[in-house]
Overview
The prediction has a mean pLDDT of 83. This is a predicted structure of a 1513-nucleotide RNA (small-subunit ribosomal RNA) from an uncultured prokaryote. The sequence is in RNAcentral, with records from ENA.
RNA sequence: GAGUUUGAUCCUGGCUCAGAACGAACGCUGGCGGCAGGCCUAACACAUGCAAGUCGAACGUGAAGCGAUCUUCGGGUCGUGGAAAGUGGCGCACGGGAGAGUAACGCGUGGGUACCAACCUUUCGGUGGGGGAUAACUGUUGGUGGUGGGGGAUAACUGUUGGAAACGACAGCUAAUACCGCAUAAGCCCUACGGGGGAAAGAUUUAUUGCCAAGAGACGGACCCGCGUUGGAUUAGCUAGUUGGUGAGGUAAUGGCUCACCAAGGCAACGAUCCAUAGCUGGUUUGAGAGGAUGAUCAGCCACACUGGAACUGAGACACGGUCCAGACUCCUACGGGAGGCAGCAGUGGGGAAUAUUGCACAAUGGAGGAAACUCUGAUGCAGCCAUGCCGCUUGAGUGAAGAAGGCCCUAGGGUUGUAAAACUCUUUCACCAGGGAAGAUGAUGACGGUACCUGGAGAAGAAGCACCGGCUAACUCCGUGCCAGCAGCCGCGGUAAUACGGAGGGUGCUAGCGUUGUUCGGAAUUACUGGGCGUAAAGGGCGCGCAGGCGGUAAUGAUAGUCAGAAGUGAAAGCCCCGGGCUCAACCUGGGAAUUGCUUUUGAAACUUCAUUACUUGAGUAUGGGAGAGGGUUGCGGAAUUCCCGGUGGAGAGGUGAAAUUCGUAGAUAUCGUGAGGAACACCAGCGGCGAAGGCGGCAGCCUGGACGAAUACUGACGCUGAGGUGCGAAAGCGUGUGGAGCAAACAGGAUUAGAUACCCUGGUAGUCCACGCCGUAAGCGAUGAGUGCUCGGUGUGUCUCGGGUAUUGACCCCUGAGGCGCCUAAGUUAACGCGAUAAGCACUCCGCCUGGGGAGUACGGCCGCAAGGCUAAAACUCAAAGGAAUUGACGGGGGCCCGCACAAGCGGUGGAGCAUGUGGUUUAAUUCGACACAACGCGAAGAACCUUACCAGCCCUUGACAUGGGGGUCGCGGGUUCCAGAGAUGGAAUCCUUCAGUUCGGCUGGACCCCACACAGGUGCUGCAUGGCUGUCGUCAGCUCGUGUCGUGAGAUGUUGGGUUAAGUCCCGCAACGAGCGCAACCCUCGUCUUCAGUUGCCAUCAGUUCGGCUGGGCACUCUGGAGAAACUGCCGGUGACAAGCCGGAGGAAGGUGGGGAUGACGUCAAGUCCUCAUGGCCCUUACGGGCUGGGCUACACACGUGCUACAAUGACGGUGACAACGGGAUGCAAUGGUGCGAGCCGGAGCGAAUCCCCAAAAGCCGUCUCAGUUCGGAUUGCACUCUGCAACUCGAGUGCAUGAAGUCGGAAUCGCUAGUAAUCGCGGAUCAGCAUGCCGCGGUGAAUACGUUCCCGGGCCUUGUACACACCGCCCGUCACACCAUGGGAGUUGGUUUGACCCGAAGGCAGUGCGCUAACCGUUAGGAAGCAACCGACCACAGUAAGGUCAGCGACUGGGGUGAAGUCGUAACAAGGUAGCCGUAGGGGAACCUGUGGCUGGAUCACCUCCUUU
Repeated sequence: GAGUUUGAUCCUGGCUCAGAACGAACGCUGGCGGCAGGCCUAACACAUGCAAGUCGAACGUGAAGCGAUCUUCGGGUCGUGGAAAGUGGCGCACGGGAGAGUAACGCGUGGGUACCAACCUUUCGGUGGGGGAUAACUGUUGGUGGUGGGGGAUAACUGUUGGAAACGACAGCUAAUACCGCAUAAGCCCUACGGGGGAAAGAUUUAUUGCCAAGAGACGGACCCGCGUUGGAUUAGCUAGUUGGUGAGGUAAUGGCUCACCAAGGCAACGAUCCAUAGCUGGUUUGAGAGGAUGAUCAGCCACACUGGAACUGAGACACGGUCCAGACUCCUACGGGAGGCAGCAGUGGGGAAUAUUGCACAAUGGAGGAAACUCUGAUGCAGCCAUGCCGCUUGAGUGAAGAAGGCCCUAGGGUUGUAAAACUCUUUCACCAGGGAAGAUGAUGACGGUACCUGGAGAAGAAGCACCGGCUAACUCCGUGCCAGCAGCCGCGGUAAUACGGAGGGUGCUAGCGUUGUUCGGAAUUACUGGGCGUAAAGGGCGCGCAGGCGGUAAUGAUAGUCAGAAGUGAAAGCCCCGGGCUCAACCUGGGAAUUGCUUUUGAAACUUCAUUACUUGAGUAUGGGAGAGGGUUGCGGAAUUCCCGGUGGAGAGGUGAAAUUCGUAGAUAUCGUGAGGAACACCAGCGGCGAAGGCGGCAGCCUGGACGAAUACUGACGCUGAGGUGCGAAAGCGUGUGGAGCAAACAGGAUUAGAUACCCUGGUAGUCCACGCCGUAAGCGAUGAGUGCUCGGUGUGUCUCGGGUAUUGACCCCUGAGGCGCCUAAGUUAACGCGAUAAGCACUCCGCCUGGGGAGUACGGCCGCAAGGCUAAAACUCAAAGGAAUUGACGGGGGCCCGCACAAGCGGUGGAGCAUGUGGUUUAAUUCGACACAACGCGAAGAACCUUACCAGCCCUUGACAUGGGGGUCGCGGGUUCCAGAGAUGGAAUCCUUCAGUUCGGCUGGACCCCACACAGGUGCUGCAUGGCUGUCGUCAGCUCGUGUCGUGAGAUGUUGGGUUAAGUCCCGCAACGAGCGCAACCCUCGUCUUCAGUUGCCAUCAGUUCGGCUGGGCACUCUGGAGAAACUGCCGGUGACAAGCCGGAGGAAGGUGGGGAUGACGUCAAGUCCUCAUGGCCCUUACGGGCUGGGCUACACACGUGCUACAAUGACGGUGACAACGGGAUGCAAUGGUGCGAGCCGGAGCGAAUCCCCAAAAGCCGUCUCAGUUCGGAUUGCACUCUGCAACUCGAGUGCAUGAAGUCGGAAUCGCUAGUAAUCGCGGAUCAGCAUGCCGCGGUGAAUACGUUCCCGGGCCUUGUACACACCGCCCGUCACACCAUGGGAGUUGGUUUGACCCGAAGGCAGUGCGCUAACCGUUAGGAAGCAACCGACCACAGUAAGGUCAGCGACUGGGGUGAAGUCGUAACAAGGUAGCCGUAGGGGAACCUGUGGCUGGAUCACCUCCUUU
């Protein structure tokens, strides 16, 4: 920097990614070289070889071999020689390994001293020499002097002997630079200052070397100190040699290091003790830095060497390749005993994701020994293995378009791979072959190594992969798959068109590597020193007091700890950085410099902090006199009210609720009156008024008492602020003991409500509420805002004190100043926004508390407190990618306001009940084809299923097909009629008749038609309406939906479009940071209503004439009518109202009046609404079938349920009679008159009419009469018989007629529909479809109402506002129990193991102490012995082991507790809206569960009303 919470936004906040690094590992791949690196795990166990020896110039022996000699040929002797072991010296404490332990003076850094010190250097003396005649002496050289005199042993060796072995035992011989005395002592050590003590080594043959004593140095070491050095306080107290002293011992040396005695100290909140983890550092890595992480390789230090303990030797060890003991393990064994220690180099097993050769050489560098030659050296130098890392190089270069082939894609044109290849021309780095051939070596010596390097040769020849391509993040298409298989770092992809899976083509990135995984830092300002926060996101302690600590007013002087400056020392080397140099470059190596931010010492400075001293008054406090106050404690008093008791009156109810009931009441309630008792609380005043630190405090009075404030002076003189721990106070509930108990009231009981109701409501009611004393210590203890100080515009109110003033004067009131409280509005500023704004959330300082994603969880465990309830402190595993704050737009609310609609209301008529019709569901079926499903499916698609339709079923047939285009061949037609045969038919076959295409270049040439063949293809009412177009429904003919520019806001967005009026309307007016505009509204269109005009047949007939009396005819076009063109209506006029507007109300005129009625017209969008079966269409599927044809059946089924209708139930009627008045329409495959006929449907027949002419055509309700309330003269279902019509055909399955039959039904439960005027209701008529079939649909006219107070309510809608945890938008979201599965975790009788503590027991080896009767070479000796020593014994200490008891950690654990996650389980509905009882916090009780109830608190509660305040006038 990016991705990810949201519909979108800003913020907070976590998660994730891009970078760098690595001792890495894994996957795929792999050409060369250089330089480096290579068991991070089991400090697990180790076979085998090697890793520390050397010295004959310390010593005694002295093998083989050689020579000489002797020989009994076995061999002996001598010489040489020097193997081999031994004595002795030095080394083995270095080098090499590994990091177990260690939180420590271990390490780092800087200092210090009570010290040691082999080898090395140096000085002196002892062992010496020279100069100087000699001495003193000098000073030179050289290490000096001495090596005097003695002694006793012992290994090797020899012999004997034990043992399997390892290894010994005894006896005898022998040497030394091995060992021991004596002498000597410059210096040294001790001292009581008298003195005392203590040394040596020679070797060789001639020059060296060695030895002893002492001093100094160097190198190295030892000890001590300051500072720094991980986490945990859920480790708070630890400590008896502990702290100090005196004395002694011990050590190289200081020291409780050890011991005796004395004292009682020492450490610790600046973190002792304990637990866990860990080697430390230079450095490495990351980072801008500060930091963080780390401590491989290289270098310094430490600690370790199978585990534990111990010492010995030595200059040095408590010793990696030494010793002793104990333990575990392994091995050998003759079972008696022994041996061993790779965390050296290789190597093996094991563990593990994982880490190399049982190589070469001492040539170089270095180490040990030696005089040296030299020997040893798995240190080291090299080589081998490994892409483990870093660096370098190559896999070719140029030309090359027919843009080849192939692949992939395609809109079929082409594009891309791609100059890529091929082809042609070149080059040869590396590798390969051949030849030459180093440096590393100062004289010799080369493991590496025939290596590096050089020369020559051949030939493009031998040499490219890996990951990715949805966003972050560079890179896109096709196919396959179909929530499958799979991917995934985060967000997330996959459910038939996947740039996200798999493959392919293409592309991108890096390249001998590329990816993945793991770890670290970064990004992360996500622990914030640099550099964060805490009103609402996580976060201010409930509030005081106050120890420690931190911070602290003004002035002066001094000091100089901090601070600043200079100098010196140190800060190892390597590394990093800079400048050079060397390998062809680089990596790498190398020279110099810088740096090493630190520590120490020292010299200065004195502003600030600090310290000391002195002074000051402004901070703080004290004194004086004031006023205010529900501040606290205690005692007493008071009235109102509730309840109860008593009495009176009274007489049937009362009480309670939404409505009721439980309850009380004739045993007298409720009501009312009068006494009384008792407890609790204090109406009005009362106020965002007062007081208090907070909790909190309210009748009145007395007493005691705290704090704040104002005024004016005086005094003290920084006495201050904050405050970890600590301590006190601390609502309500709760607990203990004891009073008290009126009302209220958890629990409980009953009554209701309810599906249930462990609730809300009601009736009762116990703890409790009250008091005293004692606990508890928590709350939404809130201003969700710690305390203190200072600074920074204003306005306005309230209550307290006060200076001054006015009216007035005892008060009181008003104005004004100041101070300190309590509020509101606002500027700057601030904030993510909301907001805060002198009472800061502004600008600063000081101190304290707290936060670091959500859940798990304020939980578990542990500790402390508590009588208990519980409180305080306070995790982890696991899980999610969010959780959250503020604001925005919507949607929603059993929120509010305004408004509309046949929405309700007011009316009229229906549906729901009956029968039937029709559609649907369901069922049935071979099939009952398919679609449509709340409104907005259900008389819908279907304006009409007997066949057809038809898509379904059964059966039978066809396969280029019923239909289209193209190729080849054939025919000339084709087609139609009739007849016959097979068949159910499709179809097949036969016969016969009619017909004989067009053009023409006259060619079967072209077209056309038909048949046949093969293939492309046809065909599909098959799937997907959730891939689509088009069309349609719906909200809704609702009044809305947007845009440009401007402005406001960080932004989403807002404004405009809100507001005041008005309208049917976002209609119009006014106002306004908006000004305009678009789609909608309205208007323009059609129709009806009035009139004018034009026209006058088929229409009409007023006037005239004729008449068969019919506008029939002449005639006419006046009227009706027809159909063209016009007129007319605009709130235009008047009055009122309104704001002088828009408009509204009333009136006039008018056919019509405020949109005149009706229609067409449907904004942005919503519903993945409907339709792939109208049509079109992507994809998929079928292709002798899912295509096509035919016959029959089905779509018409029928226990049932629903929708829509028809007909009724009757008298507003039925029937009979009568024969008045329409309109819209239709008619040639048609409508059909008059006439005839039949009871009738109908039939016969056919005038007229392609229709203002003829026909359908009869209109019906109406009117008159009969019936008289009945299952009827209502009703017509059902059924029987007989017919009619259509049609190829009425069986399944048409309509109609006549006669007969005469069912249900007497007005319809809950519920529900339509309609506001020519409407409802009622009456008939026509049409489309159609052979026939209409109760359906679409139209037409006739008759012709009732009602609307009104907007509370139901439903739908619009605008504004409010709340929201909703945004798939309330059909939303979401809580808890229960059931199931999985996961981690707490408890748990116990059990297993680790670790640790104090007590006891045991007590190896060992040093120390004691004894030392046994033993003994050196010395003494008077020869008795002594000194001295050894063995042995013993004592305390002490490792391991053991006993009993604890602490602590970990594993397992029947059972059990909660938690998390999971698919669509179960029960409810607690929360989000007033969430339907506002929610939440603390507490207590109760309940399947969410929860409910009591009590106190909070607003983070909606709404209405009231109050207060503010703003404007």